[in-house]
A computed fold for a 264-nucleotide RNA from a Syntrophomonadaceae bacterium, annotated as Bacterial large signal recognition particle RNA.
The source organism's lineage runs through Bacteria, Bacillati, Bacillota, Clostridia and Syntrophomonadaceae.
The sequence was found by an Rfam model in a public genome assembly.
It matches the Rfam family "Bacterial large signal recognition particle RNA". Gene Ontology terms of the family: signal recognition particle, plasma membrane targeting and SRP-dependent cotranslational protein targeting to membrane, signal sequence recognition. The family's RNA type in Rfam is non-coding RNA gene.

RNA sequence: UCGUGCUAGGCGGGGAGGUAGCGGUGCCCUGUUCCCGCAAACCGCUAUAGCGGGGCUGAAUUCCCACCCGAGGGUUUAUCUUGUGGGGUCCGGCAGACGUAAGUGGUGAGGACUUUUGGGUCCCACGCAACUGGAACUCCUGAACCGUGUCAGGUCCGGAAGGAAGCAGCACUAAGGGAACCCUUCAGUGUGCCGUGGGGCAGCCUGGAAAGAGCUAACUGCAUCUGUAACGCCCGGAAGGUUAAUUCGGAGGUGGGUGCACGG
Numbered sequence: 001u002c003g004u005g006c007u008a009g010g011c012g013g014g015g016a017g018g019u020a021g022c023g024g025u026g027c028c029c030u031g032u033u034c035c036c037g038c039a040a041a042c043c044g045c046u047a048u049a050g051c052g053g054g055g056c057u058g059a060a061u062u063c064c065c066a067c068c069c070g071a072g073g074g075u076u077u078a079u080c081u082u083g084u085g086g087g088g089u090c091c092g093g094c095a096g097a098c099g100u101a102a103g104u105g106g107u108g109a110g111g112a113c114u115u116u117u118g119g120g121u122c123c124c125a126c127g128c129a130a131c132u133g134g135a136a137c138u139c140c141u142g143a144a145c146c147g148u149g150u151c152a153g154g155u156c157c158g159g160a161a162g163g164a165a166g167c168a169g170c171a172c173u174a175a176g177g178g179a180a181c182c183c184u185u186c187a188g189u190g191u192g193c194c195g196u197g198g199g200g201c202a203g204c205c206u207g208g209a210a211a212g213a214g215c216u217a218a219c220u221g222c223a224u225c226u227g228u229a230a231c232g233c234c235c236g237g238a239a240g241g242u243u244a245a246u247u248c249g250g251a252g253g254u255g256g257g258u259g260c261a262c263g264g
Stems, first nucleotide, its partner, number of pairs: 001264006009057003012030004020046005034054005063257006072248005078242005084236004090232001092231001093228005099222002102220003105216003114210008122199006128192002130189006138179004147172004155164003
């Protein structure tokens, strides 16, 4: 150095989760690279690796190591958006109250603000009127017997003369019912361009008088106080986007390494 037969190794790997830890099953990424059985309140293992059984390949394109690149995943930072829970501290927003009078407006020498006086508005009592209700008055009606009068017929007493009770009818009336409201009387009142007397008189309306330049506060501004929590603001946690850092890292690339026996 060549050939033959073997052996180690290989026949996928990784992330999150889970676990005392590791591997697997399930999820995700990468990749196309043997088969069967087992397994999420799970299965196997205990220090380098799924366990059990079988098959293929085999010292290199394929195995091992280091580095580069980096699909993808995890953690954290900053910031934004959306929705959510809370706060009432904010020269924020919105609303209200009170004040001020700088600006706008209104009003004012055809007299503002202010002062004074009479009356009204308000209260009490009485009178008058109005209205409402009751009673009385007036009219009508109103009793089979138990109301009155008169009582046909009939009845009763009597020898007779005569006497008695009395139904129906008619007339009248009581309680009651109805009508009428003129007059009378009593009571009441969300009644009155009404009258008399008394009280009150802050404000307002109105007549008279004095005086002579402001008054008002609707809007803006300013000051104070109170409230509200849609929004801004502050605090908390959630999801998503972007940014930055860190960590694990498939595939790919580069470099290096790798055994035994026999024979030529």